Small-subunit ribosomal RNA, central domain from a metagenome, 349 nucleotides, folded computationally. RNAcentral holds the full RNA, with entries from SILVA. Its mean pLDDT, the model's own confidence on a scale to 100, is 90.
Context: one part of a larger RNA
């Protein structure tokens, strides 16, 4: 020397849950596998290093030491790291009484609003636009009240607020469910983190069968526009958005920031608790879990990041290693497809 990285320059797996493995609190006692320590084989010669010699000298050759890091055996330490046995309670679990919440699934039910239809009253226009047409209207539109039908979202509250591992989650009622916090410190005694594969989960959009379709709207049609206008505007409009099953497995699946422990000034908001003080309503102290924002040291190439780390360590994953070919070909492999996953090379700068 014995690699250096992933917030944005290539790099954190879209998310969780577990396999095997990897790592893993605090004591005592025992073991001797890993660790060290002697000793004896052994590690050819030559090489190489160092003394020295012999060719005029070097190169070269020769004696002799040393070195041979390994390997095996005996044997001996027992601090660590592993086996075992025993205890611990600070990690991790249960327990009890409390709290908060668009968290999940299912039935069930409200308003508003748009649309269509029936009827009423009404009469010449209505829509639209940059300005206009297409459109719709004397067979009565738009407007305006009243009725009905049906589908989809769920205004205010609403908040850098809350839940949820992630995608993600909002009218209101039940009924079924899962994690979360907080106080007690009352139970188990490391039961722990990590997690190659595996297996569930996982928006849009798109398949597949059935159903439903108000608004909306790929495609499409037309009207403008324009040199064209396969467009932005405008009038329609189908797939699909919706619902129940089954499929797809992808996203700028983002915090562009893997999970876990500890450690390292503060301030000032905000959301659940808990203790305390008091003039019990309010302001105040103080703790714990969250979620912004500023900022020390510290790290960054900067730009930021800062106890919700991109700071200081450790321990498990997972990725990258020049642009283009290329997320392509092949080959496997998952899908009805659509295509996903895995994943190069010639070439070339």
């Nucleotide at each position: 020397c014995u690699g250096g990285g992933c917030g944005u320059a290539a790099a954190g797996g879209g998310c969780g849950u577990g396999u095997a493995g990897g790592u893993g609190g605090c004591g005592g006692a025992u073991u001797a596998a890993g660790u060290c320590c002697u000793a004896u084989g052994u590690u050819a010669a030559a090489u190489u290093u160092c003394c020295g010699a012999g060719c005029u000298u070097a190169a070269c050759u020769c004696g002799g030491a040393a070195c041979a890091u390994g390997c095996a055996u005996c044997g001996g330490a027992a601090a660590c790291u592993g086996g075992u046995c025993u205890g611990c309670u600070a990690g991790a679990g249960g327990g009890u009484a409390g709290g908060a919440g668009a968290g999940g699934a299912a039935a069930g039910u409200g308003g508003a609003a748009u649309u269509u239809c029936u009827g009423g009253u009404g009469u010449a226009g209505c829509g639209g636009u940059g300005a206009a047409a297409u459109g719709c209207a004397u067979a009565g539109a738009u407007a305006u009240c009243a009725g009905a039908a049906g589908g989809a979202a769920c205004a205010c509250c609403g908040g850098u607020g809350g839940c949820g591992a992630a995608g993600g989650c909002g009218g209101c009622u039940u009924u079924c469910u899962g994690g979360c916090c907080u106080a007690c410190u009352c139970c188990u005694g490391a039961c722990a983190c990590u997690g190659a594969g595996g297996c569930g989960c996982g928006a849009a959009a798109g398949c597949g069968u059935g159903g439903g379709g108000a608004g909306c709207a790929a495609a499409c049609a037309g009207g403008a526009u324009u040199a064209g206008a396969u467009a932005c505007c405008c009038u329609g409009g189908u797939a699909g958005u919706c619902c129940a099953c089954g499929c797809c497995g992808u996203a700028a699946a983002c915090g562009a920031u893997g999970g876990g422990u500890a450690c390292u000034a503060g301030g000032u908001g905000u959301g659940g608790g808990g203790g305390g003080g008091u003039a019990c309503u309010c302001u105040c102290c103080u703790u714990c879990c969250g979620u912004g924002c500023c900022g020390u040291a510290g790290c960054u190439a900067a730009c930021g990041c800062u106890u919700u780390a991109a700071g200081u360590a450790c321990c498990c994953c997972g990725c990258c290693u020049g642009g283009g070919g290329a997320g392509u070909a092949c080959g496997a492999u998952c899908g009805c497809a659509a295509g996903g996953u895995u994943g190069a090379a010639a070439c070339u700068c």